Overview:
A computed fold for a 71-nucleotide RNA from a Deltaproteobacteria bacterium, annotated as transfer RNA. Its Rfam family is "tRNA". The family's RNA type in Rfam is transfer RNA. The sequence is in RNAcentral, with records from ENA. Model confidence (mean pLDDT): 82 of 100.
[in-house]
RNA sequence: GGGCCAUUGGCGUAAAGGAAGCGCAUCAGGUUUACACCCUGAGGGUAGGGGUUCGAGUCCCUUAUGGCCUA
Numbered sequence: 001g002g003g004c005c006a007u008u009g010g011c012g013u014a015a016a017g018g019a020a021g022c023g024c025a026u027c028a029g030g031u032u033u034a035c036a037c038c039c040u041g042a043g044g045g046u047a048g049g050g051g052u053u054c055g056a057g058u059c060c061c062u063u064a065u066g067g068c069c070u071a
Base pairs, nucleotide, nucleotide: 001070002069003068004067005066006065007064010024011023012022013021018054026042027041028040029039030038047063048062049061050060051059
């Protein structure tokens, strides 16, 4: 240099173009003399930019970061 893959809350991980979910963590309440466990609830996310579409996490282009293969 060329090719391929990945990027979704703090971490991990789903979502066949049609309401962005789950687990852990965090916070609040309950429970306890107190802590832990447990129960209930809450907040928090699609790497950046552009395009296609009635509608994009998903399709297309591009940039960035990381990984793999290759000259």